[in-house]
């Protein structure tokens, strides 16, 4: 340095270009002698940053930053 993949809630993962879901977890209740399971509800993400396109961007272009992986270059 050049290719590739990737950055979304507390935590892992979705999301034809049409306004971000799901499971976990945490919190409340219920149930129980308690606790666990179970049931119900509640849970400030606007998407890695800055611009373009577009009516309308997590999705598409540029450019930067950060994680990995592979290649090169000095030594």
């Nucleotide at each position: 340095u050049g290719g590739c993949g990737g950055g979304u809630g507390g935590u892992g993962u979705a999301a034809c270009g049409g306004u971000a879901a799901c499971a976990c977890g945490a919190c409340c209740g219920g149930c129980u002698c308690u606790g666990g399971a179970c049931c119900g509800g509640u849970u400030a993400a606007g998407u890695g940053a800055a611009g373009g396109u577009u009516c309308g961007a997590c999705u598409c272009c540029u450019u930067c930053c950060c994680c990995g992986c592979c290649a090169g270059c000095c030594a």

This is a predicted structure of a 75-nucleotide RNA (transfer RNA) from an Armatimonadota bacterium. The coordinates come from a structure-prediction model, not an experiment, and the mean pLDDT is 81. Taxonomically the source falls in Armatimonadota (Bacteria, Bacillati). Its Rfam family is "tRNA". RNAcentral holds the sequence, with entries from ENA.